Transfer RNA from Xenopus tropicalis, 73 nucleotides, folded computationally.
RNA sequence: GGCGCUGUGGCUUAGUUGUUAAAGCGCUUGUCUUGUAAAAAAGAGAUCCCGAGUUCAACUCUCAGCAGUGCCU
Numbered sequence: 001g002g003c004g005c006u007g008u009g010g011c012u013u014a015g016u017u018g019u020u021a022a023a024g025c026g027c028u029u030g031u032c033u034u035g036u037a038a039a040a041a042a043g044a045g046a047u048c049c050c051g052a053g054u055u056c057a058a059c060u061c062u063c064a065g066c067a068g069u070g071c072c073u
Base pairs, nucleotide, nucleotide: 001072002071003070004069005068006067007066010025011024012023013022027043028042029041031039049065051063052062053061
């Protein structure tokens, strides 16, 4: 330099077939217990890497960029 893949709560992922987002772990709260753990319950937390475009409407489609990663040279 060329061709791909990935980017979504603190972490790991789903959602990729357009109508503004889900789960597990973790965190917080109180319950239970002599106490801790466990259990079950409730809650907080992401406008989806950045910008532009298409569209009534974009995490999703298109373009350019950034970061990471793989292959080739």
It matches the Rfam family "tRNA". By type it is a transfer RNA. Its family is annotated with triplet codon-amino acid adaptor activity in the Gene Ontology.